[in-house]
RNA sequence: AGAGUUUGAUUCUGGCUCAGAACGAACGCUGGCGGCGUGGAUAAGACAUGCAAGUCGAACGGAACAUUACGAGUAGCAAUAUGAGUGAUGUUUAGUGGCGAACGGGUGCGUAACACGUGGAUACAUUCCGGGAAGCGGGGGAUAGCCCAGGGAAACUUGGAUUAAUACCGCAUGUGGUUGAAAAACUAAAGGUGGGGACCGCAAGGCCUGCCACUUCCCGAUUGGUCCGCGGCCUAUCAGCUAGUUGGUGAGGUAAUGGCUCACCAAGGCUACGACGGGUAGCUGGUCUUAGAGGACGACCAGCCACACUGGAACUGAGACACGGUCCAGACACCUACGGGUGGCAGCAGUCGAGAAUCUUUCACAAUGGGGGCAACCCUGAUGGAGCGACGCCGCGUGGAGGAUAAGGUCUUCGGAUUGUAAACUCCUGUCAUGCGCGAACAAGGUUGCAGGGUUAAUACCCGUGCAAAUUGAUGGUACCGCAAGAGGAAGAGACGGCUAACUCUGUGCCAGCAGCCGCGGUAAUACAGAGGUCUCAAGCGUUGUUCGGAAUCACUGGGCGUAAAGGGUGCGUAGGUGGCGUGGUAAGUCAGAUGUGAAAGCCCGGGGCUCAACCUCGGAACUGCAUCCGAUACUACCAUGCUAGAGUACUGAAGAGGUGACUAGAAUUCUCGGUGUAGCAGUGAAAUGCGUAGAUAUCGUGAGGAAUACCAGAGGCGAAGGCGGCUACCUGGACAAUUGCUGACGCUCAGGCACGAAAGCGUGGGGAGCAAAAGGGAUUAGAUACCCCUGUAGUCCACGCCCUAAACGGUGCACACUAGGUCUUGGCGGAUUCGAUCCCACCAGGGCCCAAGCUAACGCGUUAAGUGUGCCGCCUGAGGACUACCGUCGCAAGACUAAAACUCAAAGGAAUUGACGGGGGCCCGCACAAGCGGUGGAGUAUGUGGCUCAAUUCGAUCCACGCGAAGAACUUUACCUGGCCUUGACAUGCAUUAGACCGGACCUGAAAGGGUCUUUUCCUUCGGGACUGGUGCACAGGUGCUGCAUGGCUGUCGUCAGCUCGUGUCGUGAGAUGUUGCGUUAAGUCGCGCAACGAGCGCAACCCCUGUCCUUAGUUGCCAUCAUUAAGUUGGGCACUCUAGAGAGACAAACCCUCUUUGAGGGUGGGAAGGUGGGGAUGACGUCAAGUCAGGAUGGCCCUUACGGCCAGGGCUGCACACGUACUACAAUGCCCGGUACAGAGGGACGCAAUACCGCGAGGUGGAGCAAAUCCUCAAAACCGGGCCCAGUUCAGAUUGUAGUCUGCAACUCGACUACAUGAAGUUGGAAUCGCUAGUAAUGGCGCAUCAGCUACGGCGCCGUGAAUACGUUCCCGGGCCUUGUACACACCGCCCGUCACGUCAUGAAAGCCGGUUUUGCCCGAAGUGCGUUUGCCAACCAGCAAUGGAGGCGGCGCCCUAAGGUGAGGCUGGUAAUUGGGACGAAGUCGUUACAAGGUA
Repeated sequence: AGAGUUUGAUUCUGGCUCAGAACGAACGCUGGCGGCGUGGAUAAGACAUGCAAGUCGAACGGAACAUUACGAGUAGCAAUAUGAGUGAUGUUUAGUGGCGAACGGGUGCGUAACACGUGGAUACAUUCCGGGAAGCGGGGGAUAGCCCAGGGAAACUUGGAUUAAUACCGCAUGUGGUUGAAAAACUAAAGGUGGGGACCGCAAGGCCUGCCACUUCCCGAUUGGUCCGCGGCCUAUCAGCUAGUUGGUGAGGUAAUGGCUCACCAAGGCUACGACGGGUAGCUGGUCUUAGAGGACGACCAGCCACACUGGAACUGAGACACGGUCCAGACACCUACGGGUGGCAGCAGUCGAGAAUCUUUCACAAUGGGGGCAACCCUGAUGGAGCGACGCCGCGUGGAGGAUAAGGUCUUCGGAUUGUAAACUCCUGUCAUGCGCGAACAAGGUUGCAGGGUUAAUACCCGUGCAAAUUGAUGGUACCGCAAGAGGAAGAGACGGCUAACUCUGUGCCAGCAGCCGCGGUAAUACAGAGGUCUCAAGCGUUGUUCGGAAUCACUGGGCGUAAAGGGUGCGUAGGUGGCGUGGUAAGUCAGAUGUGAAAGCCCGGGGCUCAACCUCGGAACUGCAUCCGAUACUACCAUGCUAGAGUACUGAAGAGGUGACUAGAAUUCUCGGUGUAGCAGUGAAAUGCGUAGAUAUCGUGAGGAAUACCAGAGGCGAAGGCGGCUACCUGGACAAUUGCUGACGCUCAGGCACGAAAGCGUGGGGAGCAAAAGGGAUUAGAUACCCCUGUAGUCCACGCCCUAAACGGUGCACACUAGGUCUUGGCGGAUUCGAUCCCACCAGGGCCCAAGCUAACGCGUUAAGUGUGCCGCCUGAGGACUACCGUCGCAAGACUAAAACUCAAAGGAAUUGACGGGGGCCCGCACAAGCGGUGGAGUAUGUGGCUCAAUUCGAUCCACGCGAAGAACUUUACCUGGCCUUGACAUGCAUUAGACCGGACCUGAAAGGGUCUUUUCCUUCGGGACUGGUGCACAGGUGCUGCAUGGCUGUCGUCAGCUCGUGUCGUGAGAUGUUGCGUUAAGUCGCGCAACGAGCGCAACCCCUGUCCUUAGUUGCCAUCAUUAAGUUGGGCACUCUAGAGAGACAAACCCUCUUUGAGGGUGGGAAGGUGGGGAUGACGUCAAGUCAGGAUGGCCCUUACGGCCAGGGCUGCACACGUACUACAAUGCCCGGUACAGAGGGACGCAAUACCGCGAGGUGGAGCAAAUCCUCAAAACCGGGCCCAGUUCAGAUUGUAGUCUGCAACUCGACUACAUGAAGUUGGAAUCGCUAGUAAUGGCGCAUCAGCUACGGCGCCGUGAAUACGUUCCCGGGCCUUGUACACACCGCCCGUCACGUCAUGAAAGCCGGUUUUGCCCGAAGUGCGUUUGCCAACCAGCAAUGGAGGCGGCGCCCUAAGGUGAGGCUGGUAAUUGGGACGAAGUCGUUACAAGGUA
């Protein structure tokens, strides 16, 4: 730091996804050790059990126990024993009393708040603590406990008697304090304990002294209360809220301010800078992430707040409205004798529950800290430790060195490679764990003794210092250290298609499965599963979840809005934001300095301590903030005062479909009436409906009525936009130009707001000619609720009132400034010129086009910006759902505005590129059409195919299959079927073993194959063996079995079409373009010219072959002009000619004329055997069709192996209701039959061709000359001549069938060909449709060859004979080429794609209702409790009184206000559910149509 994913490819926009870090985590697999941390995130759910707040006997009276002293008494002679009781000492302690219990510990329910953070403020309080001042006198009455009596199951409680205090209450004093102007008034206390010389006292004690406590006041410190500025969540689909509400006066209340409370008065207060409401949430230091800014979070640790079963309340107290206190109400749970009671783990452990999930019912107060105490000490689940959990971070280990290519595994091209120095083996080391031994720090203090210091009268007590002694450790016999033994006890998890490091085999076969995204899997899966190997991390590794990052994807740093999402329909204008040039002042913003604060911890930097690290610790820096003070004054702001350049105003001029209402004009349509006139009119692609003989259309005249304004007219004008078009005048808005005056910043923009706002639509009333939704009819069509036609109502028009939306578009908000030009046009003014005007020049304001810089993803924009800047407003954040639902506002309604979510997808999209396509365009070509000739399609037959049939009818091939593979299916072929057989095999190679043959001959069985038997019989040798053959066994053979979608090769097709590319350069961000386009031309990307291209390659053409002319060479088997000869070129002779087969020549638009751009070509003429590639052939670019072929052969993989291999016999491939293709023969007279007669070329021939001759009607037979061939063999037919037939199913046609034959062959039954005789079917020129051919061609006639024993050949490949017609032309059909255009196609139009319906799944809206939650409000009831009032009940302290008693006061009762819970009625908000219903999304193969994309067939 980026990457993957939209496309055929590109670029941009844009979302989704990944790589990183983190976590109080959970889950899966695995798991050696230690250190430091950390661990109920859910049910603030419920809790068994134990513990978590006590302490003080130096406040108090008791009680119990122990020791001790005295000891009445009793027993005894006594010693002695016992001993009530009294005193002292000590220990323990229920109760009274004091302090504490308001800290510490837990949790995060509530809370959007002065709760928190930060900085200020003060009208306040503050136990304990520190400092200071003063005091501590003298009395009184009770009450717990204890005892007695009673009630109760218990909890507990009632009554009586008695008692103490540092408990309680008066009095005194008054430093001080409070009130007050002063005078004055009021106002406190408590003792306990240690020690002690003199003096007093019987003693206690007084007295002295120390310590602790007490009271009052002041100060401090600490802690708290209260108030204020600022800061930090979402929601406007919450816009108005508020009656103690806001303020005042007075009073009450509080520690204290204050509507905190109350009475009265006033009517205020808050709110778009978001009140009120709803949702969510403890806040912070900080934590995680990040480059930062930010974003998310608020576990552990620390500060603050809130809460303690739920709700309410007060009491006590310095402090609470109190977690382990009280009272009341409620829910829940427990005990109960049913009467009544008790409880509160969100303390530490622990249990249940719910949950994916979170620990021990542990040790110790040794340390730190807290409470009490004079202290010792006690208490302390705070805390310190240990335990459990890989939950996290950090550290260590699981060994090191040597050792060859072992085995095994895996792969393999079979050679090997890899696992891999890895192992074994050898030599070492000794961390951790294990065993043994040694063994800490954390301990300071306290107690006792001694010394000296302070205090004091004091060597006492007490306080502090020093020394000494014996002690105090939960962790723990732990850390650490030493010794011992032995590599011994210690490695897994995930991944391996790309992103992303790491690849092979096997299995599976769109199955099973994987997947974060893209996507893998349909028989060769690096993507599934297993294995081997590899990669990464490592006591962990992965997965899931969440947060930040990447994401500049909410953009402050740091984005956008013409077409990708996004400019409001337009203007006016409020708040707000923003604002010209000077001067002076202020100092709010701003800048600088200082001070205070910004807790600690954390982060960062530098040290230090644990062996290191994590961790701990010290110091620094930082904490970007807030506040105060003092300065600066450029800028902003504010105040004051000026200016004129912005803005406005006045005057003059001129343009305009600017607006409103009014008047008016002509043309046209329609209608009315009348005239003329007759059969049609109208309409369409063609028709029909319609109108018309009751007189239409047409035409003339008259009249009516409504709407719209031809020409002018323009890329023209005006307006803010919508929009505005005959003429006239009235009223009226705005812009512009020129000129001077005036005002003096008055400006710009604009959330809300107000106004305007096409068409359609709505309301009321008019109007209604034409047009025309709906509707009716006619056509079209498969249908046609459309397009076309005939009618036609709302509406369109007017007035008034609504509606308020448009592709309301320049798809471009408004204003200002700046930044090259060219050209046209509208309005105005000026200059020059002119008699005047125009042309011309310049300026201002508009309207257009083209372009520079610049911008842009590109297209494009470009002074009318989409450039460069400023100000303000509006809007956007993936696609669909959704211009939707719900709520709200508006509307008469239709509906408009505002505007989500669930769910689904990995895209949706912009621009441009290359193709392909178009019922787009242009140009061009082709037997493509047209013009012709002959066919096919009808018949019969042959042949191939489909289908059917069959045991089998083997297989493949369907524009490019179909007389094709097959240039020969009776057996064989043969691959198919049936049956009989063989198993190392019909064939190849190797090994082992055995035999010695093999071959040949004979026999049995059998359909044959096969099986069985008999007979004959080896060679070489170094004696090991080898060659050859058979048997047996093992490797293997064999397969026309599958896959042409695993392949090579070959082939078809587009197409013999003219195309397909490359290098360099240039252009473009890029895909790509250019070249290859353009203008001419050509059969041709053939050539020329032009051109940011210049060249080149594969194609085209040519080179090759045949053929057409000539020359030359050579003449046998060919030829014969001349000379002989013959029946015959038969022979002699000859090589001139023909011919043969070698080498050459020839044609190149070469020559002349004409045309065009004078290039290249075209048109014509002559010459020439041949003339414009002379004719024909071979030759097939880049590629397309997963085209064809695994059955020609080859070949990967898979499959079969006594069979899917091999052999044999027979059958089948020939089967036949039918359909199609290709042919042959015909239908006849241009013919058929008979007779006569002429002329070829190219081939073939030895398992062959075969002559003369003879036989047979013939097929053929007999026979055999000649010929391995220019030598021998192989008859040309049509044509021509003569005759017959006379238009008929015929003297046409020949199918079919019968009989008799011939030939081949082992064999013609299925199933051959041919011959003769006989038979004589359909067929009389062929529907729709369709094929071939442009010259030696079509048509027509015969001949030959391959295959082959024979043949189904009428097929195929060749050869020669005879030998035409037509082409105006390119509109149309088909195919193709080039350019261009549109595209939503790229599997490329056989494309893409829309909607209803049907089925399934999912989420959601509405819905009569039903059930919750929350909240507001009216009323009722009203516990506990404070306050107030009252009180005839009860009462020790004080007062009065001798007393009785009274007073003051208190307790209790009652009443009132407030009030929790509860009840009841009515609402608001919100959630769940619901018959039914609405649309939506998704789902390989459903139905109906064809809406969009091309002019998408009606843009």
Molecule: small-subunit ribosomal RNA
Organism: metagenome